[in-house]
Formats: sequence, structure tokens, C1' cells
RNA sequence: CGCUGCUCAGAGCAAACCCGCCGAAAGGCGGCGACGCAGAGCUACGGGACUACGGCGAGCGGUGCUCGCUACGUCCGCCGGGCCGCCAGC
Repeated sequence: CGCUGCUCAGAGCAAACCCGCCGAAAGGCGGCGACGCAGAGCUACGGGACUACGGCGAGCGGUGCUCGCUACGUCCGCCGGGCCGCCAGC
């Protein structure tokens, strides 16, 4: 340096539920808690997924309500790429 995660050590992260706060929502942050994770560290770059305040369109005895479309919002604990990195084995 490359590959691998069978084995060792010391650490690390923290799903769901519940509570509080933020947000239109998806979701995020903190607490609690461990389902799991060898990159469950960082990055929305490609694909994918979620949401639809606003915008656009349509309907309706109608100054609003319903439906459809839409990311400029969100997810890196969906997959791939990029950056950085611990231990061990080969």
C1' cells in the first nucleotide's frame, strides 16, 4: 500500500417505543432506550424513497374545500460514488 472481517484489544455509534422542542409535512435536535452497525464517520454527486407549505391544473352553489402534478424540502441506518479513519489477519 492492497485485500479480507474468521480471530484479539480498547473504544465508538444508536433502530423502535415514550417524553420535550423545532417544522406545513416528510423529518430534525435533546433526553430515555438498544434493534442493530467494521465505516450506522463526513458528503445529497448519480439512482431511489418520503413529504407537498408554496406554485400550477381540475372539480364543487364556491372568497374556501377536495383531488391531481410539482423539490426549491427531507432521508447517507436504501444502493452506488467521493473524502477521511480504528484494530486484527493475509

About this RNA: The RNA shown here (c-di-GMP-I riboswitch aptamer) has 90 nucleotides and comes from a Gemmatimonadota bacterium. The sequence was found by an Rfam model in a public genome assembly. Lineage of the source: Bacteria > Pseudomonadati > Gemmatimonadota.